[in-house]
Molecule: SAM riboswitch aptamer (S box leader)
Organism: Sediminibacillus albus
RNA sequence: CUCUUAUCAAGAGAGGUGGAGGGACUGGCCCGAUGAAGCCCGGCAACCGUUAAUCAGUAUCUCUGGUUAAAAUGGUGCCAAUUCCUGCGAAGCAUGAUGCUUUGGCAGAUGAGAG
Repeated sequence: CUCUUAUCAAGAGAGGUGGAGGGACUGGCCCGAUGAAGCCCGGCAACCGUUAAUCAGUAUCUCUGGUUAAAAUGGUGCCAAUUCCUGCGAAGCAUGAUGCUUUGGCAGAUGAGAG
């Protein structure tokens, strides 16, 4: 970097440092010197892994898979706004026109697996 798959309506500091930017991209709309990004500390969360119980596959154990629970001393991740809204399509509703609602997709983010 590419592919597969799961999730994306919850959650998380009035700290230090730092100095102007940030919210992926488009168009919007926002956040920011009552201080952005980044870094440190702090916090949130159970995706992988771990532990326990239980069910199934087997004749037991082991093992594998499902479910439930525990733990953030392991590996990631995350900490304005629904992935802030939107971008292509469908259905419904409404208007003089703009439009509104629902839904599928695209794109993106993160985990796990594969190349």